Transfer RNA from a Pseudobdellovibrionaceae bacterium, 76 nucleotides, folded computationally.
RNA sequence: GGGGGCUUAGCUCAGUUGGUAGAGCGUUGGAUUUGCAUUCCAAAGGUCAGGAGUUCGACUCUCCUAGCCUCCACCA
Numbered sequence: 001g002g003g004g005g006c007u008u009a010g011c012u013c014a015g016u017u018g019g020u021a022g023a024g025c026g027u028u029g030g031a032u033u034u035g036c037a038u039u040c041c042a043a044a045g046g047u048c049a050g051g052a053g054u055u056c057g058a059c060u061c062u063c064c065u066a067g068c069c070u071c072c073a074c075c076a
Base pairs, nucleotide, nucleotide: 001072002071003070004069005068006067007066010025011024012023013022019056027043028042029041030040031039049065050064051063052062053061
């Protein structure tokens, strides 16, 4: 330098032929208990890596940028 893949909640990850963003764990509150743990219920938490474009509508399609992983090439 070139090819491919990944980036979504605090963490690990789903997700959709383009049509209101989800789960588990964690956190907070409540129930249960003499108390704690367990269990159950509920809630909060997201500019979907950043920017631009296409579209009535973009996490999803296109382009650019950044970071990470991997393969190839080049130099030594």
The sequence is in RNAcentral, with records from ENA. Its Rfam family is "tRNA". From the family's description: Transfer RNA (tRNA) molecules are approximately 80 nucleotides in length. Model confidence (mean pLDDT): 81 of 100.